Context: one part of a larger RNA
């Protein structure tokens, strides 16, 4: 390389957008670059093969033919593929009319916990634990009632729901904005599919400035515990964790399942629509789920949301361990991210 994978044995890239590249719907003309076909020219000699001479035989060697599967040139053939023109509508996009949704970003309210202040009742124990002590508390604590202030987070509704490309998104309202579906088939006429490279998005923690700082809480600290305890548990407690704006760019970023098309038995549940309708009931499109036929798989399992069957296009993997290490090299303000070996050993 070739052939074989890639839920889970190594392997799908974290997610979209996309230029290049590679793939591409129907009908007709035309072309003849790919394709196929015929004919000349050329493909040295040797080698290989085939029939034959020659050394006693073989190897060897010689004589002939075949080949030399390629190139060029020319004559054709036109179903595919290309190129060029003209139409098509069913991919794919517009419109119009609805509908849905924690989609996203600003802004304004909103009560319930929780911490503190204050003021009032009121008194001796609160609190935590397996039991305990550290701790707070007669300088009046805990507990109750009132008022006020602060940041965070949105109980119930809530779900096998919903919605977003993924990360992710939840009081309630509103400004802006972005989506998907459904009906109609009115519009343009393949504008479509993947996409190395690139760009953008991208929990959490982390950093850098500046603000906040109620409750949690890495590090500390103190008390238990225990053989010890740099833990679990228990009092406290500072980054953080909130907010603005500017980096990081990684996750068990998981469905460990790449996008996109087409096929293929059913049955029950539930979102959102439309259609006939009487509320049963059934029809259809677009989702979310459980079960199970075919077929698939080593099972486990999947099984119209495929791991079936087929296609097009990308990423990836090739014993284990050295190793996601070293070296460069790029990016980072750092931690560090990408890329990413080998000796050497089993």
């Nucleotide at each position: 390389c070739u052939g074989g994978g890639u839920u889970u044995a190594a392997a799908g890239g974290g997610a979209g957008c996309g230029c290049a590249g590679g793939u591409g719907g129907g009908u007709c003309u035309u072309u003849a670059a790919g394709u196929c076909a015929g004919u000349g020219g050329u493909g040295a000699a040797a080698u290989c093969c085939c029939c034959g001479g020659g050394c006693u035989c073989a190897a060897c060697u010689u004589g002939g033919g075949a080949a030399c599967u390629g190139c060029c040139a020319u004559u054709g053939a036109u179903a595919c593929u290309g190129a060029a023109g003209a139409c098509c509508u069913u991919g794919a996009g517009u419109a119009u009319a609805g509908u849905c949704g924690a989609g996203g970003u600003g802004g304004g309210c909103g009560g319930a916990a929780u911490a503190c202040a204050g003021c009032a009742u009121g008194u001796a124990g609160c609190g935590g634990u397996g039991a305990a002590a550290u701790g707070c508390a007669u300088a009046g604590a805990u507990a109750u009632g009132c008022u006020g202030u602060a940041g965070a987070a949105c109980a119930c509704c809530u779900a096998u729901u919903g919605c977003g490309a993924a990360g992710g998104c939840a009081g309630c309202u509103u400004g802006c904005u972005a989506g998907a579906c459904u009906a109609u088939u009115a519009c343009u006429g393949a504008c479509a599919c993947u996409c190395a490279g690139g760009c953008u998005c991208g929990a959490a923690a982390g950093c850098g400035u500046g603000g906040g700082g109620a409750g949690c809480g890495a590090a500390c600290a103190g008390g238990a515990u225990u053989a010890g305890a740099u833990a679990c548990c228990c009092u406290g407690g500072u980054a953080g964790u909130c907010c603005a704006c500017g980096c990081c760019c990684u996750a068990a970023a998981c469905g460990a399942u790449g996008c996109u098309u087409a096929c293929u038995c059913g049955a029950c549940a539930u979102u959102g629509g439309c259609g006939a309708u009487a509320u049963a009931c059934u029809g259809u499109c677009a989702g979310u789920g459980u079960c199970c036929u075919a077929g698939c798989g080593a099972a486990a399992g999947c099984g119209u949301u495929a791991a079936g069957u087929a296609a097009g296009c990308c990423a990836c993997c090739u014993g284990g361990g050295g190793a996601g290490u070293a070296c460069g090299u790029u990016c980072g303000c750092a931690a560090g991210a990408a890329u990413g070996a080998a000796a050497c050993u089993c």